Context: one part of a larger RNA
RNA sequence: CUCGCGUUAAGGAACUCGGCAAAAUGCAUACGUAACUUCGGGAGAAGUAUGGCCCACGGGGAGGCCCGUGGGCUGCAGAGAAAUGGCCCAAGCAACUGUUUACCAAAAACACAGGUCCAUGCGAACCAGCAAUGGGAAGUAUAUGGGCUGACACCUGCCCGGUGCUGGAAGGUCAAGGGGAGCCGUCAGAGCGAUCGAAGCGGCGAACUCAAGCCCCAGUAAACGGCGGCCGUAACUAUAACGGUCCUAAGGUAGCGAAAUUCCUUGUCGGGUAAGUUCCGACCCGCACGAAUGGUGUAAUGAUUUGGGCACUGUCUCAACGCGAGAUCCG
Repeated sequence: CUCGCGUUAAGGAACUCGGCAAAAUGCAUACGUAACUUCGGGAGAAGUAUGGCCCACGGGGAGGCCCGUGGGCUGCAGAGAAAUGGCCCAAGCAACUGUUUACCAAAAACACAGGUCCAUGCGAACCAGCAAUGGGAAGUAUAUGGGCUGACACCUGCCCGGUGCUGGAAGGUCAAGGGGAGCCGUCAGAGCGAUCGAAGCGGCGAACUCAAGCCCCAGUAAACGGCGGCCGUAACUAUAACGGUCCUAAGGUAGCGAAAUUCCUUGUCGGGUAAGUUCCGACCCGCACGAAUGGUGUAAUGAUUUGGGCACUGUCUCAACGCGAGAUCCG
């Protein structure tokens, strides 16, 4: 010096990104226990007191023994060892118990009951397979599959122009196929010849007919998605309930808001501190919240994230000593 421990004056988080680590709490009995709450909880809340042995009396027990009251004993100490919660307050996120990156992430991610939409009438939809066949299901719409959301409470606004999906016996477009007007080749024959040329065979081939799709017409947003600009106006000023105008499919409703979202920004005000880029409460000028890619709340829960406090401490001021094991050096 390294590793593992122990103790420490005074102070007590001044350490540090951060109380990381350590310390503290810890058992039993009795008392006592707030906000809030989904009335279950919160709660072991918090916070207190007591704890050994002996005797007497009373009570309980099948018993070992236990409990209550009073009295007594001791150098000090009695949950005498080990094991064995630190606690509180305010916010964010996720309702919850669960699940996960086997070996850097356990989480606010995944799942979840619940909600909703779509598909599916049974040889179901859907999935595996070339198929047979199997699963779905020895089920039958209170079922099964798929998507989104994610307990609960209060709610979930406007837009169907685009994209998608669903529906639509008209019309437009439209493939093969059907159809076969017509043209051509060949050939018997005809003609002096140029040529014409039946049937057959062969090659092209117009009209017409013809499904889905697309166009078209509707519906549909808990489908993908979207949810404006400029100018003016009130008897201080400022602001604009009000008006004008342009554009749009429609111009963001409720609620929330410097937020896990705010660039400017350490916004401004208030709280907390002697001092606070964090935190809490407000304001609203939302660069660029917003309603199942859910919005806003919410008791309980969490090895979750942020801020504060009490207790406690070698984290620190600032280091010291001791124990054990190494490393190193000497033999």
Molecule: large-subunit ribosomal RNA, domain IV
Organism: wastewater metagenome